[in-house]
RNA sequence: AGCCGAAAAAGGCAAACUAUUCGAAAGAAUGGGACGCAAAGUUACAGACCGCGAGGCGGUGGCUGAGCUACCGAA
Numbered sequence: 001a002g003c004c005g006a007a008a009a010a011g012g013c014a015a016a017c018u019a020u021u022c023g024a025a026a027g028a029a030u031g032g033g034a035c036g037c038a039a040a041g042u043u044a045c046a047g048a049c050c051g052c053g054a055g056g057c058g059g060u061g062g063c064u065g066a067g068c069u070a071c072c073g074a075a
Stems, first nucleotide, its partner, number of pairs: 004073002012037002017032006035062001041068003045065003048060005
């Protein structure tokens, strides 16, 4: 370095719900809030699902796969 993920250490993120805002909707943003997460960082490429004003458009990365990046160092 790589693989790996602990009864380790330092931390991090933030489901549902809720207030406000945006949106046709799915849903998103900010604040509160923690169900959980070793990539719950990032990318809509493939599949899946959701919405629609539909044959296309939009959304979900905390649905699965895959790509890229990353803290720590037990077995």
The RNA shown here (c-di-GMP-I riboswitch aptamer) has 75 nucleotides and comes from a Candidatus Aerophobota bacterium.
Rfam family: c-di-GMP-I riboswitch aptamer. Rfam's curators write: GEMM was predicted in a large-scale screen for bacterial structured RNA regulatory elements.
The coordinates come from a structure-prediction model, not an experiment, and the mean pLDDT is 87.
The sequence was found by an Rfam model in a public genome assembly.